[in-house]
Context: one part of a larger RNA
RNA sequence: AGACGGGGACCCGCACAAGCGGUGGAGCAUGUGGUUUAAUUCGACGGUAAGCGAGGAACCUUACCUGGGCUUGAAAGGUAGCUGCAAGCCGCCGGAAACGGUGGCCGCUUUCGAAGGUGCUAUCUAGGUGCUGCAUGGUCGUCGUCAGCUCGUGCCGUGAGGUGUACCCUUAAGUGGGGUAACGAGCGCAACCCUCGUCUCGUGUUAAUUUCCACGAGAGACUGCUCGCGCAAGCGAGAGGAAGGCGAGGAUGACGUCAGAUCAGCAUGGCCCUUACGUCCAGGGCGACACACGCGCUACAAUGGCCGGUACAAUGGGUUGCCAAGCCGCAAGGCGGAGCUAAUCCUAAAAAACCGGUCCCAGUUCGGAUUGAGGGCUGCAACUCGCCCUCAUGAAGCCGGAAUCGCUAGUAAUGGCCGAUCAGACACGCGGCCGUGAAUACGUUCUCGGGUCUUGUACU
Numbered sequence: 001a002g003a004c005g006g007g008g009a010c011c012c013g014c015a016c017a018a019g020c021g022g023u024g025g026a027g028c029a030u031g032u033g034g035u036u037u038a039a040u041u042c043g044a045c046g047g048u049a050a051g052c053g054a055g056g057a058a059c060c061u062u063a064c065c066u067g068g069g070c071u072u073g074a075a076a077g078g079u080a081g082c083u084g085c086a087a088g089c090c091g092c093c094g095g096a097a098a099c100g101g102u103g104g105c106c107g108c109u110u111u112c113g114a115a116g117g118u119g120c121u122a123u124c125u126a127g128g129u130g131c132u133g134c135a136u137g138g139u140c141g142u143c144g145u146c147a148g149c150u151c152g153u154g155c156c157g158u159g160a161g162g163u164g165u166a167c168c169c170u171u172a173a174g175u176g177g178g179g180u181a182a183c184g185a186g187c188g189c190a191a192c193c194c195u196c197g198u199c200u201c202g203u204g205u206u207a208a209u210u211u212c213c214a215c216g217a218g219a220g221a222c223u224g225c226u227c228g229c230g231c232a233a234g235c236g237a238g239a240g241g242a243a244g245g246c247g248a249g250g251a252u253g254a255c256g257u258c259a260g261a262u263c264a265g266c267a268u269g270g271c272c273c274u275u276a277c278g279u280c281c282a283g284g285g286c287g288a289c290a291c292a293c294g295c296g297c298u299a300c301a302a303u304g305g306c307c308g309g310u311a312c313a314a315u316g317g318g319u320u321g322c323c324a325a326g327c328c329g330c331a332a333g334g335c336g337g338a339g340c341u342a343a344u345c346c347u348a349a350a351a352a353a354c355c356g357g358u359c360c361c362a363g364u365u366c367g368g369a370u371u372g373a374g375g376g377c378u379g380c381a382a383c384u385c386g387c388c389c390u391c392a393u394g395a396a397g398c399c400g401g402a403a404u405c406g407c408u409a410g411u412a413a414u415g416g417c418c419g420a421u422c423a424g425a426c427a428c429g430c431g432g433c434c435g436u437g438a439a440u441a442c443g444u445u446c447u448c449g450g451g452u453c454u455u456g457u458a459c460u
Stems, first nucleotide, its partner, number of pairs: 001460002003457003007454007015444002019407005026298003030294004034289002042053002064284007077124006088105007108116002127273002130271003136267002138262003141258001143256001148187006154163003167178003193250004198219007222244001225238005287426001300400001304359006316347003321340002326335003366397001371392007413436007
């Protein structure tokens, strides 16, 4: 100087408390451990791994296993030789394919130098998701959106170093004010950027536009004004205002810490393989199942289930696409073909809500797992291993032990909608959007994490 303390003082944070809803019990989905397996490819492991890489594992992907092939190789570059039957196209045989063998069509351009081009051969090279994230770049997580981390000169100290950055007041803030052997400065904070809320103007959409809507440019909030307190910074109350005292949200993450994560996204040093640790193909596996854990979905019902009727959104996506009307089918879906390169057409119905009816507390008209049968769709192909529909079957479950998580407002809770990936889809995941819309915060003793100062130390 740090780090630490079941030392102290002060101060923060959904940290506790107050409150609302969950998890832990059930069934299923998903990830992981374990076990199993020929293989169940690999990585991630308290917080900071576990619906994570994976924003799409039937083949492909695929890195794993079994079996069958190829070796200058699946793809790329250089050199030399050979090739005039180039390349390419169409068969036949073996085969699961890859591949191997074999036949036919065609039989190049030409300034005639074998120059271009093709394949083959040889060689230098290739290739490796093989190892090392304790050799690395880049990127990311975390402390933490925490308020800190430093520098120049000066001053103090033998020195490490200190001071500045301590103190008082204040702030979300090392924010600002006062003071001061310090005076200044940098990276952080804040502001500048984006979105939302109000208004003005312009342009557009439209048959039409004053409103409204969309797009763009501006205005607006600064403790500016009033009162009180205060030296000030500022704090409390109020007026006006769509909005106050950081208006709400986002983007933005200082010096550094964890030899944190990633050699499998990519790049890359070193090491290792080279008829194989490379590469091609078929099938299988990544989907196994006595168990254990994490994250979710659906429930256990009457603030509910079922049936009928009737409303009200926003973000998005669409031409190898979105797909209307109409018709067929109980339905999934099929036929159909209008419109749309989309503020124009389609997706599209929003759902909860509201109105009416029914059920009467029951393992039920709750709950839907599981299983049987029949069908639909995508795709070369749904056995391992897809999704959907209909009928039948109806399991556990009556609110969950110890323990534990989220959330302070348009938030929690709850309802649906859209999208990426994508042929399809195991999405109940993830990223967004809108509808309905709460309760509570006395307080900082305690738990966890953090900041400043101080104290102790046998630690660095």